Record summary: A computed fold for a 72-nucleotide RNA from a Minisyncoccia bacterium, annotated as transfer RNA. Lineage of the source: Bacteria > Bacillati > Minisyncoccota > Minisyncoccia. It matches the Rfam family "tRNA". It is annotated as a transfer RNA. Its mean pLDDT, the model's own confidence on a scale to 100, is 82. The RNAcentral record of the sequence draws on ENA.
[in-house]
RNA sequence: GUCCCCAUAGCUUAAUGGAAAAGCACAGCCCUGCGGAGGCUGAGAUGGAGGUUCGAUUCCUCCUGGGGACGC
Numbered sequence: 001g002u003c004c005c006c007a008u009a010g011c012u013u014a015a016u017g018g019a020a021a022a023g024c025a026c027a028g029c030c031c032u033g034c035g036g037a038g039g040c041u042g043a044g045a046u047g048g049a050g051g052u053u054c055g056a057u058u059c060c061u062c063c064u065g066g067g068g069a070c071g072c
Base pairs, nucleotide, nucleotide: 001070002069003068004067005066006065007064010024011023012022013021018054026042027041028040029039030038047063048062049061050060051059
């Protein structure tokens, strides 16, 4: 330098065009002699900017970051 893959919640992962989901973690409440165990509830995310579309996590372009292959 060229090409390929990846980026979703604090962490690990779903959702492949139609209301973004779960586990762990976190907060509150209940339970309990107490609790870090158990139960219930809640907050929390699509890397950034454009484009296509009635509608984008999803498709296209550029940028940013990470990983890999090839070459000088």